[in-house]
């Protein structure tokens, strides 16, 4: 502080994801030690057991035990006196504290500042002033009943500091008269009169403990008030004690806190009410902060005790280990009734991922009680268990290269690496063990004692006693490296790489993606990184994320301006004077509790921890001040705004009227056979007379021309002309208001076209429907008809890409130019031009600004206000609910679930059935053919044991320049196994070779025969057997390869380097103008240069020279049947050199150049012809079967031998050829001229045989020497248009020839035979000149040959190119794209199927929550009371009275019951549309002008 992932790259928007920190955790793997800490986050779910609140005899009656003395008694025992005092009981405090829990609660609970002149406070300080003086119960105890029990009834008697009267009381409370300060208001503060009313308690020798009244303190607590304090408007309206007033009632006190009466109030957009969900804070975790989360452990407040309700006692409670009552549950029961609340310490079960000990002690600290010892106290304080967290220590240091062994790994006689690591040697003992010392926490109460004031049990001093924890911390010895390392990753992110398995399987994954036979991603293994007594994963929260942006975003086209306009509330407001001070600043003041966080210091050996000081606590009240701004109050002003006068504008609105064209129809007419209508056509209309055409009528709509880049309006939107009545902008310039002003949540009007409801209207056009056509199909596009509608009036709808995709004002910031409305200036006879200003409308452009594109005074630039709006994509302009609407539908508007992306903008290519330019036999102009026939060959398909295997625009007479066998790779059957072949060992045993013999198809077995060299005598060379190591594979993978070939394409392209522009991806240059076969060259030009490619340079052709002159030539001279010999070397002609052409020369055209057109020479003229040469790259093109190669595979076989078959197989289908359908022909006969090759297991003459294929024979020639008939042409003759004297295919016959061998399967001959076949359908192929078309010769292969293929040669020898519309490939530019494995792309929707969330939905089943009515427990208040009753009064008493218990009554209520409802939640036959899912159907809607934009 970034990263990663959208794309072929790029920027930009935007989401997902990582790295950090942090947890009351929890799960794996592991695990040595101290010290701090912390530990049910889930069922506020049930709880066994124990403890967790007592306590005081100095308040009381009494007293069980137990002691010692005494008396009686022999004892037992009794009886009495003293001590001692359990247990239970009256009675006082306390038990409202401590301690748990967070269910409830959205609220004055809680924070936080007030306020109480509305209050109350036991214990405690403290002040005054009093404890006088009676009475009558009543528990305990004893007697007696009931009852399982728990508990309970009656009698008798007893005390108190228990209860009840009296008295006193000036200060208390009530009621009242007078003074009367004080406060922002307000009463009742204070002070003095007066009437009423109201206390106590003992105890003790005494102090002294206590008791009562009343004042003040201090604690605590009660109430009220300002502000703060979660989400939901798809909850919009709530409320009857509700909001106030009078009275009364009640409270410790104010109050609707409750009752009557009276009045309608009161809260709510600044969000009442309703839902939902949560205990609040100090704080704590992140964060640079502001925020965001969170509230466990510690402290403050709240609520709660088994769920609800009630009230008693008391100072405090509506009480956690109190009471009652309902109700659940659980337990005991004799069945009659009883008992119980762990969310108090431990601790069970149960839930859960998960959370701990049925401990020790009151020593410390705190509490309660007591005079006090002391009790008591799961509050404390240790201590136990758990890596749950933080922090510290160890697991040793050092030396020590044969860089051991082993392990991994490689290019593997050898190297890495693990590693100074180990072993070895030396040191040291922290921790663990052992043994032995030893703390501090303690001082007080008390006791002894000493001293002070006047006493004291008061106050200071001395001594003395008290440790659970503790086998404590520490500290000292002993022995010994001895007792002590794991975990995660290692593809990028992210530090860290290699081998083996696996083979889209198994699995891994936070994103992004890894795995389909070479996986650093998956699983082991070596190595290697980080972390360390921990490591990792999982969940959560902060944080990165400026991804809700207050600090800090946004909104033309990425998500986002409402369709516009008026205007409520609301923010926001000109200049200027003067008051105030709310806001705002500055000072003081209180208050922000501790704990914590920070900062200094100090204490445990450091360190967490822990003490101590500061600081800080950003807040709120307060108070003093200041007054510039804002804001309130007053006064004033004109810049803003309006109002008013003249002036000019314009499809602005609205009603009415009027006007020709055009179309339709009808009526006469004229006129005749068609018309319309298409890409072609049919549907239709027409001889019943159309269409056409003239002429009248008649409808309904819409206004050509003008016109515009024009103009008005708020938008929607306005268009023929007249005329009413209406609105808005703009000019000019003077007077008037006096800030009147923007903006604008809700409201509210207006809102294109379709659509709806009523009545009209209805030419045209035209959803819907018919109809014709096109198509596979065609529910469309195209024609022909055609009804809603379109048109008018009324009321509905309320939406559009209502778009400038750009709200609304207002300032402010260079310019140019155009134009529409107006004023002025200058000119002019007037009008333009010209200048300059205001208000509109367009264009270009500076600065800026934008992710680019682009916007720029009509900003998308700086800036003010004030609305709407957005926050990944898809689900979804959707569902539920709600408002509107007649309906169609509209506005508002989710979730769940799925992805890692969806997107914009500009960039390079690729694509377009997009545009231009331009080239190629691309096309057309022409010649000759394929396609039809038969052959022949090659494919594909069937078939087959086999028909080996490969190649499909760029296979198809291809690999194969030649299968009978062999080749051969297939197949069948027989057969070998170190092997047909190569190198090594080891043992062995001999030469090998050759000949022979049995079997056998043969391979092959089995046998016999013959038998070596050298040589240090050790062997060693050669053979063979036998074993090892290997061999061998045309098996697999061309998608692991190399090489090499194919096409695009012999196309003209494809790049660099610098530099410039671009945020960039790129661009530029390589575009532009011209040219050119050509990125050929030239001019421009942000370019300049260069490189691979073109072109040149190599061959072969055509011309000359030159050089040489056999075997080749003969012009001269002899000669011969022949250049046959002499001779010659001039010519042809061979093969060496060189020459030449280069747009050179003239002339024309363009731009000067550069290059075309010409025209001369010249053998060639514009790269003369023709070959070799193939740029960057494309097809995961072809070839592991040519060779080579990784890797896997098979190893008596997928090696290897042999025989025999097959590759030749035939209902077809394609491709490529020959032949030929014939007279520019065929037959016969005669006659000319080649080239370029070949030849020794070889060409082979003359010669002779055969009709011939051939055969005999062999002269010559390793070749310019020998040998190898050129044919078509041409002369001569014959056929006569017929399936022929064409055509030859097929058979049959007898042959030749190679060859072991010619069935399967050769080729040639010869007789014979004579099939299809008279020029080829749709479609296609080649060629532009010595070329097509035609003739024929030769070569490779190779015994022969299915060659009619291929690979050369040379004969004859044409035509046509107007021209680039169109088909097809290609180039360069431009355009558009939703493509970039790149149109063989991309991509929708329905059907079908299989997951998964979801609406609906007759209905059922919770949950909550409201109302209305019925019952109604305890209980408080009321009322009533005949029935009980000691205190007090009266009364001599009997009894009455008063007050109380108890009983009934009645308001009020918890829970029940019932009925209607509201919200939410499950479910539900069944249905709806979503989302994903493998290569599933049908079609082809969108991206290109996507083929209808």
């Nucleotide at each position: 502080a970034g990263a990663g992932u959208u794309u072929g790259a790029u920027c930009c928007u935007g989401g997902c994801u990582c790295a950090g920190g942090a947890u009351g955790a929890a799960c794996g793997c592991u695990a040595g030690c101290u010290g701090g800490a912390g530990g049910c986050u889930u069922a506020a779910u049930a709880c066994a057991u124990g403890c967790a609140a007592g306590u005081c005899g100095a308040g009381c009656g009494g007293g069980a035990u137990u002691g010692u003395g005494g008396c009686a008694g022999u004892a037992a025992u009794g009886c009495u006196a003293c001590a001692u005092g359990a247990g239970a009981g009256c009675g006082g405090c306390g038990a409202a504290c401590g301690g748990g829990u967070g269910a409830g609660u959205a609220a004055c609970g809680c924070g936080u500042a007030c306020a109480c002149g509305a209050c109350c406070u036991a214990c405690c300080u403290u002040u005054g002033a009093c404890u006088g003086g009676g009475g009558g119960a009543u528990a305990g105890c004893c007697c007696u009943g009931g009852g399982a029990a728990a508990c309970u009834g009656g009698g008798a008697u007893u005390a108190a500091u228990a209860c009840c009267g009296c008295a006193u009381a000036u200060a208390a409370u009530u009621c009242u008269g007078a003074u009367g300060a004080g406060u922002a208001a307000a009463g009742a503060a204070a002070u003095u009169g007066g009437a009423a009313u109201g206390a106590a308690a003992g105890u003790u020798c005494a102090g002294g403990c206590g008791g009562u009244c009343a004042g003040a303190g201090a604690u605590g607590g009660g109430u009220g008030u300002g502000c703060g304090u979660c989400u939901g408007a798809u909850u919009a309206g709530c409320u009857a004690g509700u909001u106030g007033g009078u009275a009364a009632g009640g409270u410790a006190a104010c109050g609707g806190c409750u009752u009557a009466c009276c009045a309608a109030g009161g809260c709510g957009a600044u969000g009442a009410u309703c839902a939902g969900u949560a205990g609040g804070g100090g704080g704590c975790g992140u964060g640079a902060g502001a925020g965001c989360g969170u509230g466990g452990a510690c402290c403050c407040c709240c609520a709660c005790a088994c769920g609800g309700g009630u009230a008693c006692u008391g100072a405090g409670a509506c009480a956690c280990g109190g009471a009652c009552c309902c109700g659940a549950c659980u337990c005991c029961u004799a069945c009659g009734g009883g008992a119980g609340g762990c969310a108090g310490c431990a601790g069970u079960a149960g839930g859960g991922a998960a959370u701990a000990u049925u401990g020790g002690a009151c020593a410390a600290u705190g509490g309660c009680c007591g005079c006090a010892a002391g009790g008591c106290u799961g509050a404390u304080c240790c201590a136990g268990c758990c890596a749950u967290c933080c922090a510290g220590c160890g697991u040793g240091c050092a030396g020590g290269a044969a860089g051991a062994a082993g392990g991994c790994c490689c290019u593997a006689u050898g190297g890495g690496u693990u590693g100074u690591a180990a072993a070895c040697u030396g040191c040291u003992u922290u921790u663990a063990u052992c043994a032995g010392g030893g703390a501090a926490g303690a001082a007080a109460c008390c006791u002894g004692u000493g001293g002070a004031u006047u006493u004291a049990c008061u106050c200071c001093g001395c001594a003395g006693c008290u440790g659970a924890c503790g086998g404590u911390a520490c500290c000292u010895g002993a022995a010994g490296a001895a007792u002590a390392a794991g975990c995660a990753c290692c593809g990028g992110c992210u530090a860290a790489c290699u081998c083996c398995g696996u083979g889209c399987c198994a699995g891994c994954a936070g994103c992004c993606g890894c795995g389909g036979u070479a996986a650093u991603a998956c699983g082991g293994a070596g190595g290697g990184u980080g972390c360390g007594a921990g490591c990792g994963u999982u969940a959560u929260c902060c944080g990165g994320a400026a991804u809700u942006a207050c600090u800090g975003g946004g909104u033309u086209u990425a998500a986002a301006g409402g369709g516009u306009g008026c205007g409520u509330a609301g923010g926001c407001g000109g200049c200027u004077u003067a008051g105030u001070a709310a806001g705002u600043c500055a000072g003081g003041a209180g208050u922000g509790a501790a704990a914590g966080u920070u900062u200094g210091c100090g204490g445990c050996u450091c360190a967490a921890c822990c003490g101590u000081a500061a600081a800080a606590u950003u807040g709120c009240u307060u108070u003093u001040g200041a007054u510039a701004c804002u804001g309130c109050u007053a006064g004033g002003c004109u810049g803003g705004a309006a109002u008013u006068a003249g002036g000019a504008u314009g499809a602005g609105g609205u009603c009415a009227g009027c006007g020709g064209a055009a179309u339709g129809u009808g009526g006469c007419a004229u006129g005749u056979a068609g018309c319309g209508g298409u890409g072609a056509a049919a549907u239709g209309c027409a001889u019943a007379g159309a269409u056409a055409u003239g002429c009248c009528a008649u409808a309904g709509a819409a206004c050509a021309c003008c016109a515009a880049u024009u103009g008005c309006g708020a938008a929607g939107g306005c268009a023929g002309c007249u005329g009413g009545c209406u609105a808005g902008a703009c000019c000019u310039g003077g007077a008037u208001u006096g800030a009147c002003g923007c903006u604008g949540a809700g409201g509210c009007a207006c809102g294109a076209a379709a659509g709806c409801g009523u009545g009209g209207g209805g030419a045209g056009c035209a959803a819907a429907a018919g109809g014709g056509a096109u198509u596979a199909g065609a529910u469309a596009c195209c024609c022909c008809u055609g009804u809603a509608g379109u048109c008018c009036a009324c009321g509905c709808c309320c939406u559009a890409a209502a778009c400038g995709g750009u709200g609304c004002a207002c300032a402010c910031u260079a310019g140019g130019u155009c134009u529409u409305g107006g004023c002025g200036g200058a000119u002019u006879c007037g009008a333009c031009c010209c200048c300059a200003c205001c208000a509109g409308g367009g264009c270009c452009c500076a600065a800026g600004c934008u992710a680019a594109c682009g916007c720029g005074u009509u900003a998308a630039g700086u800036g003010u206000g004030c609305c709407g709006c957005c926050u990944g994509a898809g689900g979804a302009c959707u569902a539920c609910g709600g408002c509107c609407g007649c309906a169609a539908g509209g506005c508002u508007a989710a979730a769940a679930c799925u992805c890692a992306a969806a997107g914009g903008a500009a960039u390079u290519g690729a694509c377009g059935g997009g545009g231009g330019c331009c080239c190629g036999c691309a096309c057309a102009a022409g010649c000759g053919g394929u396609g039809g026939a038969g052959u022949a060959u090659g494919u594909g398909g069937c078939u087959c044991a086999a028909u080996u295997c490969g190649a499909u625009c760029c296979a198809c007479g291809c690999g194969a320049a030649g299968a009978a066998c062999c080749u051969u790779a297939c197949c069948a059957g027989g057969c070998c196994u170190u092997g047909a072949c190569a190198u090594g060992c080891a043992c062995u045993a001999g030469a090998c070779a050759g000949a022979c013999g049995c079997u056998g198809a043969a391979a092959g077995g089995c046998g016999u025969u013959c038998u070596c060299c050298c040589u240090u005598c050790g062997g060693g060379g050669c053979u063979g057997g036998u074993g090892c190591a290997c061999a061998g594979g045309u098996g697999c993978u061309g998608c692991a390869u190399g090489g090499c070939u194919g096409u695009c394409g012999u196309c003209a392209g494809c790049u660099c380097g610098u530099g410039u522009c671009g945020u960039g991806a790129g661009a530029u240059g390589u575009u532009g103008c011209g040219u050119u076969a050509a990125g050929u060259c030239g001019c421009g030009c942000a370019a300049c240069g260069a490189g691979c490619g073109c072109a040149a340079c190599c061959c072969c052709u055509g011309u000359c020279c030159u050089u040489a002159g056999u075997u080749g030539c003969c012009a001269u001279c002899a000669u011969u049947a022949a250049g046959u010999u002499g001779g010659g070397c001039a010519c042809u002609c061979u093969a060496g050199g060189g020459a030449g052409a280069c747009a050179a020369a003239c002339c024309c055209u363009c731009u000067u150049u550069g290059a075309g057109g010409g025209u001369g020479g010249g053998a060639a003229g514009g790269u003369g012809g023709g070959g070799a040469u193939g740029a960057c790259g494309u097809c995961a093109a072809g070839u592991c079967a040519g060779g080579a190669u990784g890797g896997c595979c098979c190893u008596u076989a997928c090696g290897g031998c042999c025989u025999g078959g097959g590759c030749u197989g035939c209902a077809c289908a394609c491709g490529u050829a020959c032949u030929a359908c014939a007279a520019u022909g065929c037959c016969c006969g005669g006659u000319a001229c080649a080239g370029a090759g070949g030849g020794a297991a070889g060409c082979a003459a003359u010669a002779c045989c055969g009709c011939g294929a051939g055969g005999u024979g062999g002269a010559g020639c390793a070749a310019a020497u020998c040998c190898u008939c050129a044919a078509a042409a041409c002369c001569g003759g014959g056929c006569c248009c017929a399936g022929u004297u064409c055509a030859g295919a097929u058979u049959g016959u007898a042959g030749u020839c190679u060859g072991c061998a010619a069935c399967u399967c050769g080729a040639c001959u010869a007789c014979a035979u004579g099939a299809a076949g008279u020029u080829g359908g749709a479609a296609u192929c080649g060629c532009u000149a010595g070329u097509a078309a035609u003739g024929g010769c030769g070569c490779a292969u190779c015994a022969g040959c299915u060659a009619c293929g291929g690979c050369g040669c040379c004969g004859u020898g044409a035509a046509u190119a107007c021209g680039u519309u169109c088909c097809c490939g290609g180039g360069c530019c431009u355009u558009g794209u939703a493509c970039a494995c790149a149109c063989c792309g991309c991509c929708c929707g329905u059907c079908a199927c299989g997951u998964c969330a979801u609406g609906a939905a007759a209905g059922c089943c919770g949950g909550u929550u409201u109302c209305g009515c019925c019952c109604g427990a305890a209980g408080u208040g009321c009322g009533u009371u005949u029935g009980c009753c000691a205190a007090c009064c009266a009364g001599c008493a009997a009894u009455g009275g008063a007050g109380g218990c108890g009983g009934c009554g009645c308001c009020c209520u918890a829970a029940g019951g019932u009925g209607a409802g509201g919200c939410u939640g499950g479910u539900g036959a069944u249905u709806g549309g979503g989302a994903c899912g493998a290569a599933g159907u049908c079609g082809g809607a969108a991206c290109a002008a996507g083929g209808u934009a």